Source information
The RNA shown here (transfer RNA) has 73 nucleotides and comes from Parcubacteria group bacterium M6-OD1-3. The sequence was found in a public genome assembly. It matches the Rfam family "tRNA". Rfam classes the family as a transfer RNA. The coordinates come from a structure-prediction model, not an experiment, and the mean pLDDT is 80. NCBI's taxonomy places the organism under Bacteria, Bacteria candidate phyla.
RNA sequence: GCCACUCUGGCUCAAUUGGUAGAGCAACGGUAUCGUAAACCGUAGGUUAUCGGUUCAAGUCCGAUGAGUGGCU
Numbered sequence: 001g002c003c004a005c006u007c008u009g010g011c012u013c014a015a016u017u018g019g020u021a022g023a024g025c026a027a028c029g030g031u032a033u034c035g036u037a038a039a040c041c042g043u044a045g046g047u048u049a050u051c052g053g054u055u056c057a058a059g060u061c062c063g064a065u066g067a068g069u070g071g072c073u
Base pairs, nucleotide, nucleotide: 001072002071003070004069005068006067007066010025011024012023013022019056027043028042029041030040031039049065050064051063052062053061
């Protein structure tokens, strides 16, 4: 330099044919216990990498940029 793939809560990942962004773990609060942990109940946390386009509607489709992984040279 060229090609392919990936980017979504703090972390690991879902999201069907484009139609209300969710789960587990972690965090916080509570129940319970003499106390702690495990357990159980609940709460909060997201400009879906960034910018633009298409569409009534975009995490999803298209383009550019950035970052990462792999391959080729």